A computed fold for an 89-nucleotide RNA from Oscillibacter valericigenes, annotated as Glycine riboswitch aptamer. The model forms 89% of the base pairs in the Rfam consensus. Its Rfam family is "Glycine riboswitch aptamer". Rfam links the family to the GO term glycine biosynthetic process. The source organism's lineage runs through Bacteria, Bacillati, Bacillota, Clostridia and Oscillibacter. The coordinates come from a structure-prediction model, not an experiment, and the mean pLDDT is 80.
């Protein structure tokens, strides 16, 4: 130097589950029954290795630790935008 690159950020879509029971004046606390789509755990294949009951290894698949179960927030993900700055083939 800086891509029809990627993070941020803007906008616009965006599921699932009790507006449960009890105590409390409220904040909250405690039981129960459930959901996957922030975040984290688990492995397939395949590699490594000291030849292992070990290591590394993906997800919307598992689990449900944390989040959650009227709205609202928040949401993975998806589509647009995106001056400058950041990163960067």
């Nucleotide at each position: 130097u800086g891509a029809u690159g990627g993070a941020a950020c803007u906008c616009u879509g965006g599921a699932g589950a009790a507006u449960c029971u009890c105590a409390g004046a409220a904040a909250u606390g405690a039981g129960u029954g459930c959901c996957g789509a922030a975040g984290g755990u688990g492995c397939a294949a395949g590699g490594c290795u000291a030849u292992a009951a070990g290591c590394c290894g993906a997800a919307a698949c598992u689990c449900u630790c944390a989040g959650g179960c009227a709205a609202a927030a928040g949401g993975a993900c998806a589509g647009a935008g995106c001056a400058a700055g950041c990163u960067g083939a």